[in-house]
RNA sequence: GAAGCAAGCCAGACGGUCGCUGUGCCACUUUAGCGUUGCACAGAGGAAAGUCGGGACUCCACAGGGCAGCGUAGCGGGUAACGCCCGUCCGCCGUGAGGCGAGGAUCAGAGGAACAGUGACGAUGUCGCUGGCACCGAUCGAGGCGGCUUUGUCGCCGCGAUUGUCGCGAGCGAAGUGAAACGGCCAAUCUCUACGCGGAGCAACAUCAAGUAGGCAGACGACGACGUGGCCCACCGAGUCUGCGGGUAGGUGGCUUGAGCGCCGCGGUAACGCGGCGCCUAGAGGAAUGACCGUCAUAGCCCGCAGGGGCUGUAACAGAAUCCCGCUUAUCGGCUUGCUUCACUU
Repeated sequence: GAAGCAAGCCAGACGGUCGCUGUGCCACUUUAGCGUUGCACAGAGGAAAGUCGGGACUCCACAGGGCAGCGUAGCGGGUAACGCCCGUCCGCCGUGAGGCGAGGAUCAGAGGAACAGUGACGAUGUCGCUGGCACCGAUCGAGGCGGCUUUGUCGCCGCGAUUGUCGCGAGCGAAGUGAAACGGCCAAUCUCUACGCGGAGCAACAUCAAGUAGGCAGACGACGACGUGGCCCACCGAGUCUGCGGGUAGGUGGCUUGAGCGCCGCGGUAACGCGGCGCCUAGAGGAAUGACCGUCAUAGCCCGCAGGGGCUGUAACAGAAUCCCGCUUAUCGGCUUGCUUCACUU
């Protein structure tokens, strides 16, 4: 000097004018409230996205039992919890710093494997050798029966030996194809094992107001309706469902102080935990958080040998909606720290 790996941070700053939302304060109005003016403070992210996970919180609620279903999977730790994070073993990738992980089980069972090859999954099949069984045929031998032209010949039936084709089954050996030919691979295929899992969700829920037709018809229901995923059992104990028809639909709370953030110290390899000090940083309600001007700064372009000058400019991904912790995805530009490799110089 170049190229990488890991971690952290920023997401323009300052000033002015006007505008919007919340909170607080003063004043005015009001019985009070609402409202009006002014002042002060604050006001969209590193992912607010996805809705993939986990919870806090709210309600159902005896969260009782079981089946089905779903999730996780080396070992240990962290956390409110997790399919997350940290450490470590093993495996793979990388020269390396590092990164990734699909990490229990193949004699409980099922299923799958292109092409090549005769044949691809506890099966067989090809070739060779040995010998066995059975069927059929041929030859030879002996025997029996029958016919005839009688001591010979023809036909039929058993038996024995030899041999041939096909079939069944056994033993031994071998070649080529292929990753693999009787022994293996795959469980991020089904499955088995171990462990774990109520449900719904701020459109939760609570409360105030309004409103007609507390209508008509039907079905089920104490032989037990409804009862927060499915089915069964248990429990509870009176309504539930469908069709037709009619009426109303606004407000308030929930609502932002948190498993919160920053700094320091201690413990721990680390994730993180404990303690001390300090800080308060949106709460809209069809949806505020903006617009303009000036200066400066990072970046880009142009001119110049250089000093420097000019122009453009939040430029990317993108905007809170009950809140938090993770994961995944998108992405302009900048800064800091540590580590690795290469080249050169001393």